Predicted 3D model of a 379-nucleotide RNA (Bacterial RNase P class A) from a Gemmatimonadaceae bacterium.
A source record names the gene rnpB.

[in-house]
RNA sequence: GUCGUCGGCCGGACGGUCGCGAGCGUGAAAGCGCUCGAGGAAAGUCCGGGCUCCGGAGGGCGCGCUGCCAGGUAACGCCUGGGCGGUGCCGAAAGGCACCGACGGACAGUGCAACAGAGAGCAGACCGCCGAUGGCUCCGGUUCGCCGGAGCACAGGCAAGGGUGAAAGGGUGGGGUAAGGGCCCACCGCGCGGCCGGUAACGGUCGUGGCACGGCAAACCCCAGCGGGAGCAAGGCCAAAUAGGCAGCGAGGGACGGCCCGUCCCGAUCAAGACGCUGCGGGUCGGCUGCUCGAGGGCGUGGGCGACCACGUUCCCAGAGGAAUGACCGUCCGAGUGGCAACACUCGACAGAACCCGGCUUACAGGCCGACGCCAUCC
Numbered sequence: 001g002u003c004g005u006c007g008g009c010c011g012g013a014c015g016g017u018c019g020c021g022a023g024c025g026u027g028a029a030a031g032c033g034c035u036c037g038a039g040g041a042a043a044g045u046c047c048g049g050g051c052u053c054c055g056g057a058g059g060g061c062g063c064g065c066u067g068c069c070a071g072g073u074a075a076c077g078c079c080u081g082g083g084c085g086g087u088g089c090c091g092a093a094a095g096g097c098a099c100c101g102a103c104g105g106a107c108a109g110u111g112c113a114a115c116a117g118a119g120a121g122c123a124g125a126c127c128g129c130c131g132a133u134g135g136c137u138c139c140g141g142u143u144c145g146c147c148g149g150a151g152c153a154c155a156g157g158c159a160a161g162g163g164u165g166a167a168a169g170g171g172u173g174g175g176g177u178a179a180g181g182g183c184c185c186a187c188c189g190c191g192c193g194g195c196c197g198g199u200a201a202c203g204g205u206c207g208u209g210g211c212a213c214g215g216c217a218a219a220c221c222c223c224a225g226c227g228g229g230a231g232c233a234a235g236g237c238c239a240a241a242u243a244g245g246c247a248g249c250g251a252g253g254g255a256c257g258g259c260c261c262g263u264c265c266c267g268a269u270c271a272a273g274a275c276g277c278u279g280c281g282g283g284u285c286g287g288c289u290g291c292u293c294g295a296g297g298g299c300g301u302g303g304g305c306g307a308c309c310a311c312g313u314u315c316c317c318a319g320a321g322g323a324a325u326g327a328c329c330g331u332c333c334g335a336g337u338g339g340c341a342a343c344a345c346u347c348g349a350c351a352g353a354a355c356c357c358g359g360c361u362u363a364c365a366g367g368c369c370g371a372c373g374c375c376a377u378c379c
Base pairs, nucleotide, nucleotide: 001375003373004372005371006370007369008368009367010366012332013331014330015329016328017327018326020037021036022035023034024033025032026031039350043361044360046359047358048357049356050355051231052230053229054228063227064226065225066224067223068082069081070080071079072078083103084101085100086099087098088097089096090095104222105221109220110219111216112215126162127161128158129157130156133155134154135152136151137150138149139148140147141146170188171187172186173185174184175183189211190209191208192207193206194205195204196203197202235289236288237287238286245280246279247278248277249276250275252266253265254264255263256262296315297314298313299312300311301310302309303308333348334347335346336345337344338343
C1' cells in the first nucleotide's frame, strides 16, 4: 500500500433572513426581547429495571423462564474475561488469529428413531470367511481297535471384508487363530481413582479397567437458579350544567285560561309521596399534577486485562395536546451527471420523542478512526 474480518465514531459545517412550539421577562393590549427545542436508532415493543396502584404471614405443590465458569450491573435472556467444542485462514509442525455455539444431566425413570436393512439396543447373519471339532462320501494303509489323506458344506463356528442406514455395540497397526474376535499387545479414544496447576469451568500427569456406559433433553423429565399481577389510559388533587341520591325547611302546589271567577288533579290538617327552596355527598365534562435533575452528560485523575467502578470538577439538555422541531439565501464540504477545462445543474442516508432508564434486534447515502489476518513492495 491492497484486500478482508471485526469494533468504535460522525452522519453535512458556518453565517444570515423568515416562520413554528415551550419557558421566562416586559407591556393595558397587539406585540417585543432572551433562552431552549429529536435520535443513534426517537422504530420493533423482544428482554431487564425504576416509579405507581392492587394483592400477599411463612413454607410447599404447580406454572413460566434461564442454563459451561468467573466477573460487571439496579437488573437482564445484556456485556466483559476465561474454558470447551466447531468452522475458516496461515504454518512443515508445534501452534497462532478470526468467527460461531440453548454449551447442565442420557447408568433416576418414561419414551422416540421414517425409509432402507439380516439386525436399531444389552441386536443381528443377506452376501461372505472357516469348517480346527462332530457327521457323510471317496482313496490308501491296518495288528480289524483304527490311522492317514482328499472332498462335501450337514451340524456348527465367526463377525474380518462387502452391503443397508443419519447411526451397526471403540479406532489404527501388529500378534495369534481353522477362520475370526480386546482373544492378547502398543498407541489413540473412553470410564474410574490419585497427584499437580487453576477461584472455577477445565487442563496436565501417573495409575488402573480390555471396553462395560451408542444417539436424541429445541421429547417428557431430573437438577440448579430466578419469577406476585397490572400499567402514566399507573396513580393523586380540584371540580360545572343536567339528571338522580341524602338531609332540613315550607303548607299549600299544579293544570286549563289573556286575567278574575270557576272546574279538575295532587298534597296537608297522621305518615309517606309530590312540589318549591336550602344544604350535603358521589360520579361525568373539564382543569391541575405525576413530568422530567437523571442508575444523567462532558472533562480530568486513579483502580481493573476488560465489561465497569471510585473520586474531583463542570454543565442543565424537548416535556405535549393527535399537532412545534421547518423553509429560503450566501460561503464551503461530500456525491452524481454533463464538460478538454473553467464551471453548470441536481441531490444530502434511515428516520422522527410523549413516564423514565439499561440492553437486544431491525433500518441507514456517504465518510473517519482503530485492531487483527493474508498478500505485495521497501528498509